[in-house]
This is a predicted structure of a 72-nucleotide RNA (transfer RNA) from Candidatus Magasanikbacteria bacterium CG10_big_fil_rev_8_21_14_0_10_47_10. The sequence is in RNAcentral, with records from ENA. Its Rfam family is "tRNA". The prediction has a mean pLDDT of 84.

């Protein structure tokens, strides 16, 4: 070369075409003598690139790039 699986927030993962969410982390507030733990809240996404179909694409489809197994 071939086959299959993966890339989505700082980490870990959801989301089978119709507002992108969950846990932890992190900032802020609450509570407390004071910390953790509790609560409430807020930040943080070009969904790996390009590029096609579509009223509408993280999701179909083509090309490519990492990364993990599989044969050989």
């Nucleotide at each position: 070369a071939g086959c299959g699986g993966g890339a989505u927030a700082g980490a870990g993962c959801a989301a089978c075409g119709g507002c992108a969410g969950c846990u932890c982390g992190u900032c802020g507030g609450g509570c407390c003598c004071a910390u953790a733990a509790c609560c409430c809240g807020a930040a943080g996404g070009u969904u790996c690139c390009c590029g096609g179909u579509u009223c509408g694409a993280a999701u179909c489809c083509g090309g490519g790039u990492c990364c993990c197994g599989c044969a050989a």